[in-house]
RNA sequence: CCGACCGAGAGGCGCUGCAACGGGCGUGGAGCCCGCCACGCUCGGUCGGGCGCGACAGAUCCGCAAGGGCGCCUCCCACCA
Numbered sequence: 001c002c003g004a005c006c007g008a009g010a011g012g013c014g015c016u017g018c019a020a021c022g023g024g025c026g027u028g029g030a031g032c033c034c035g036c037c038a039c040g041c042u043c044g045g046u047c048g049g050g051c052g053c054g055a056c057a058g059a060u061c062c063g064c065a066a067g068g069g070c071g072c073c074u075c076c077c078a079c080c081a
Stems, first nucleotide, its partner, number of pairs: 001049009010074006018040001021035005039067001
C1' cells in the first nucleotide's frame, strides 16, 4: 500500500437514485431497459498478500475524530425563551 473479516461512528421511517451488482436486448462492443440500491466513507482491531526500512523504533502520560442526497420522527448534550 492492497484485499478480507469483525467492531465503532446514538436510533428509526419514507422518497429519489449515481456507481457497483443481477437479469434482458445488442453477433460482439458502445450502449439501452428492468431490478436492487443512501455506510459504497472514515477510524480501530485481526488475518493474508505486496513493497520498503533497520530506525524517524519503542515505552510512559494526556487528549480525541471527521464526513455521509431530501423530508420526518425518536434519543442524548448545551444554550435561550